[in-house]
Small-subunit ribosomal RNA, 5' domain from an uncultured bacterium, 563 nucleotides, folded computationally.

Context: one part of a larger RNA
RNA sequence: GAUUGAACGCUGGCGGCAUGCUUAACACAUGCAAGUCGAACGGCAGCAUUGCCACACACAGAUUGCUUGAGGAUGAGAUUCGAGCAAUGUGUGUGUGGCAGAUGGCGAGUGGCGAACGGGUGAGUAACGCGUAGGAAUAUACCACGAAGCGGGGGACAACUCGGGGAAACUCGAGCUAAUACCGCAUAAUCUCUUCGGAGGAAAGCUGGGGACCUUAGGGCCUGGCACUUUGUGAUUAGCCUGCGUACGAUUAGCUUGUUGGUGGGGUAAAGGCCUACCAAGGCGACGAUCGUUAGCUGGUCUGAGAGGAUGAUCAGCCACACUGGGACUGAGACACGGCCCAGACUCCUACGGGAGGCAGCAGUGGGGAGUAUUGGACAAUGGGGGCAACCCUGAUCCAGCAAUGCCGCGUGUGUGAAGAAGGCCUGAGGGUUGUAAAGCACUUUCAGUAGUGAGGAAGAGUUAUAGUUUAAGAGAUGAUAGCUUUGACGUUAGCUACAGAAGCAGCACCGGCUAACUCCGUGCCAGCAGCCGCGGUAAUACGGAGGGUGCAAGCGUUAAUC
Numbered sequence: 001g002a003u004u005g006a007a008c009g010c011u012g013g014c015g016g017c018a019u020g021c022u023u024a025a026c027a028c029a030u031g032c033a034a035g036u037c038g039a040a041c042g043g044c045a046g047c048a049u050u051g052c053c054a055c056a057c058a059c060a061g062a063u064u065g066c067u068u069g070a071g072g073a074u075g076a077g078a079u080u081c082g083a084g085c086a087a088u089g090u091g092u093g094u095g096u097g098g099c100a101g102a103u104g105g106c107g108a109g110u111g112g113c114g115a116a117c118g119g120g121u122g123a124g125u126a127a128c129g130c131g132u133a134g135g136a137a138u139a140u141a142c143c144a145c146g147a148a149g150c151g152g153g154g155g156a157c158a159a160c161u162c163g164g165g166g167a168a169a170c171u172c173g174a175g176c177u178a179a180u181a182c183c184g185c186a187u188a189a190u191c192u193c194u195u196c197g198g199a200g201g202a203a204a205g206c207u208g209g210g211g212a213c214c215u216u217a218g219g220g221c222c223u224g225g226c227a228c229u230u231u232g233u234g235a236u237u238a239g240c241c242u243g244c245g246u247a248c249g250a251u252u253a254g255c256u257u258g259u260u261g262g263u264g265g266g267g268u269a270a271a272g273g274c275c276u277a278c279c280a281a282g283g284c285g286a287c288g289a290u291c292g293u294u295a296g297c298u299g300g301u302c303u304g305a306g307a308g309g310a311u312g313a314u315c316a317g318c319c320a321c322a323c324u325g326g327g328a329c330u331g332a333g334a335c336a337c338g339g340c341c342c343a344g345a346c347u348c349c350u351a352c353g354g355g356a357g358g359c360a361g362c363a364g365u366g367g368g369g370a371g372u373a374u375u376g377g378a379c380a381a382u383g384g385g386g387g388c389a390a391c392c393c394u395g396a397u398c399c400a401g402c403a404a405u406g407c408c409g410c411g412u413g414u415g416u417g418a419a420g421a422a423g424g425c426c427u428g429a430g431g432g433u434u435g436u437a438a439a440g441c442a443c444u445u446u447c448a449g450u451a452g453u454g455a456g457g458a459a460g461a462g463u464u465a466u467a468g469u470u471u472a473a474g475a476g477a478u479g480a481u482a483g484c485u486u487u488g489a490c491g492u493u494a495g496c497u498a499c500a501g502a503a504g505c506a507g508c509a510c511c512g513g514c515u516a517a518c519u520c521c522g523u524g525c526c527a528g529c530a531g532c533c534g535c536g537g538u539a540a541u542a543c544g545g546a547g548g549g550u551g552c553a554a555g556c557g558u559u560a561a562u563c
Base pairs, nucleotide, nucleotide: 001563002562003561004560006559007558008557009556010555013410014409015408016407017406018405019403020402021368026366027365028364030363031362032361035113036112037111040110041109043106044105047104048103049102050100051099052098053097054096055095056094057093058092059091060090062088063087064086065085066084067083068082069081070080120321121320122319129246130245131244132243133242134241135240138238139237143234144233145232146231147230148229149228151185153183154182160175161174162173163172164171165170191200192199193198205226206225207224208223209222210221213220214219247293248292249291254284255283256282259281260280261279262278263277264276265275266274296318297317298316299315300311301310302309303308323344324343325342326341327340346357347356348355349354374400376399377398378397382396383394384393385392386391413443414442415441416440423434424433425432426431447504449499450498451497452496453495457490460486461485462484463483464482465481466480468478469477470476507552508551509550510549511548512533513532514531518547519546520545521544522543528535529534
């Protein structure tokens, strides 16, 4: 001088882009972080709809009875018009309840796919872990292209019902039932095995539409889509092997018995002492074995003219781990962070018999520490999972909040203005300096403020119409074009316009030399300073204050660390 995931002191206007537990892989309250499919299935708890039934209330008009008013021919009354009460049954509406899975849908359940991705951390690991260059003895769900098939049967188990146990977590028994759940049969090769004769081995349906024909009125049948089975190739991903490189210590010199090799067998997707029986006695090592200490590795990052040195935050690739240790299950894939079992430590509940848990996911809490943020918004975009789709889920992600933590940009005004004002400081007492600085005059309005306007991030999705393709079809499906409707968390967005007024905005360190910048006062080897040399003992440019100056500037210094 450059640099930092920094911290501390003083100070602090705005914006953009980044970054933010480096320490205790310490312990964690609470919420969320992985679901989805009703177009696989039986069902129907809740919601809505529809139909039926019952009840209540309100309104409308009707009939009957009773009471009464008006009118009035009349001796009186009736006929007529109206009011009130009661009863009957009708219609409409509202509400409540019941019935019907009938419709939209759907809690729980069976089933499928996903949960092995995405996200976190760096404890362990000096290793084929990583980097690089190669290799052969492998697997690969979903995806793409191709070949062939999708026939015919069966028995269960949840949910549910009934009964029992338990404080709870949960659990036991009996009975009923569906499927793309499960199991046989058939068929099958360019599949697998093979002694080359042969043997083995699969599947599942769901849904949109429909002219003729058939029909038990459910459908058959035809057709489109999705799914299913076997198999080939590809793509992608993963496993395995090898050469070379990859920290320090010799005050670590010998290490090794499944150890080194072979044969047979087992095991794996796959080569192999990977495992096992037997046989041989090998294998490694000063070119550093073994042991100990430290450490995730890399692309990169910092520095340096380079060689090199240091480092491995953010971002990206690989690896390892998920309270500690061990184990397997399921599955294409795990020996599985938000799965299971066992053991251990810890925490919690308990009726003391027994149970529950795992933030190194996102926030957040305690603790540790010099030190590191919100228990925020949205799925609008990108991506992922499920689904035919609509859509649902997504603390991935996109945004917002906090922090001068860093980098970059902008502002705190511009011009003019000498009576060189006042005040301060110094003085040789004349003056000098602060200083065009201020005031005054003229002007501008970035940013901040107020009001308004206003892109882009939106691609899609739904619906309607019309070509093309498929088809028996003008249906359905697919899809191109066009019209219409509609989707933004950020967001009071960015940008732009108007308004008012210099109005709201400068500090920090240093001034003996190195090193840019000097005087006065106080102090008197005291108080203190200090990176090195060194200052201070009565005229201190080195301590403390003041005036002045120098350097950087929304920062400036100090400390730590690397080159």